A computed fold for a 312-nucleotide RNA from a Methanoculleaceae archaeon, annotated as Archaeal signal recognition particle RNA.
Its Rfam family is "Archaeal signal recognition particle RNA". Rfam links the family to the GO terms SRP-dependent cotranslational protein targeting to membrane, signal sequence recognition and signal recognition particle, plasma membrane targeting. Clan: SRP clan. On this family, see Wild et al., Curr Opin Struct Biol 2002: "Towards the structure of the mammalian signal recognition particle". The family's RNA type in Rfam is non-coding RNA gene.

[in-house]
RNA sequence: AUGGGGACUAGCCCGGGUGGCCAGGCGUCACCUGUAACCCGAAACCGCCGAUAUGCGGGGGGCGAAGCCUGAGGGCGGCUCUGGCGGCCCGCCGGAGUCCGGAUUGCCCUGACUGAGAAACCUCGUCCCAUGAGGCCGGCGGCCGGGGAUCGAUCUUCCGGAGGGGAGGGAGACCUGUUGCUGCGGGGACCGGUUCAGGCCCGGAAGGGAGCAGACCUACCGCAGACGUCCGGCGCCCAUGGGGUAGCGGGGCGGAGGAGGGGUACCCGGUGAAGGCGGGUUAUGCGGGGUCCACCGAUGGCGUGUCCCCAU
Numbered sequence: 001a002u003g004g005g006g007a008c009u010a011g012c013c014c015g016g017g018u019g020g021c022c023a024g025g026c027g028u029c030a031c032c033u034g035u036a037a038c039c040c041g042a043a044a045c046c047g048c049c050g051a052u053a054u055g056c057g058g059g060g061g062g063c064g065a066a067g068c069c070u071g072a073g074g075g076c077g078g079c080u081c082u083g084g085c086g087g088c089c090c091g092c093c094g095g096a097g098u099c100c101g102g103a104u105u106g107c108c109c110u111g112a113c114u115g116a117g118a119a120a121c122c123u124c125g126u127c128c129c130a131u132g133a134g135g136c137c138g139g140c141g142g143c144c145g146g147g148g149a150u151c152g153a154u155c156u157u158c159c160g161g162a163g164g165g166g167a168g169g170g171a172g173a174c175c176u177g178u179u180g181c182u183g184c185g186g187g188g189a190c191c192g193g194u195u196c197a198g199g200c201c202c203g204g205a206a207g208g209g210a211g212c213a214g215a216c217c218u219a220c221c222g223c224a225g226a227c228g229u230c231c232g233g234c235g236c237c238c239a240u241g242g243g244g245u246a247g248c249g250g251g252g253c254g255g256a257g258g259a260g261g262g263g264u265a266c267c268c269g270g271u272g273a274a275g276g277c278g279g280g281u282u283a284u285g286c287g288g289g290g291u292c293c294a295c296c297g298a299u300g301g302c303g304u305g306u307c308c309c310c311a312u
Stems, first nucleotide, its partner, number of pairs: 001312008011063004015033005024049004038059004067302003073296002077292006084286002086282008097271001099270004105265006113257001121252006127243006134236001135234004140228002144177001146176003150173002154169006181225006192217004200209003
């Protein structure tokens, strides 16, 4: 000096990382990853720290000059950015195929009806409006005027012994014209009319007068009818003019079809696949960039000490 064995000392190992949290570093939390390989206690209104921060407080095991550091390259995973691909959404273009709907035409089927006459064409009625005539219904109306040999309330005047008589004026009644009338019913104790039994009044008598009840009439009221014609209406009807006519009906012409229904082709519209363009969105579909990196790991660096025994 080298090799083997034993005993030591310094020392080394018993995991690391990402996210979250935080001004920041660790831990408790979640996740990733590795080993032959630790245990106990507390910790989110939290525990220990401060860029020399990569836990705190305790205990245990293994190795032992053993090792530690560096980290080319490979690489699990995380974080972050990116809309390039893909997916999805929207808009536009596009129009396959299918289905739905529509109109006309063509074709096919059917077909009420049809030589007791189809389609087509012409015409009229039915319908509407205006005007007019009528019919029906309703409303409204009952004067006024002229004339007359009639009657006459009442007034004036004359005569007579009363009742009463003569003359004149005269509302009104009646007749007549008129739509302004007719019929029925009611209708005032008296102060409306006519006639007025009985009774009453005047008178010698003749005769005359007033007048109740009743009867008749009337004013007035109601109903009905006729008339008038001013007004209004119409499930009526006629005439004229105009409008409309798709339904129904009549007629003319025409001479064999035919309304309608179903199917199909073309056409149109709707629906709308593939595809194309543009925009948006998606990062837990794929890809790309950046970054932190478990783990493996080339290379390089540091260290490789003390004592005893044996062999060469």

Lineage of the source: Archaea > Methanobacteriota > Methanomicrobia > Methanomicrobiales > Methanoculleaceae.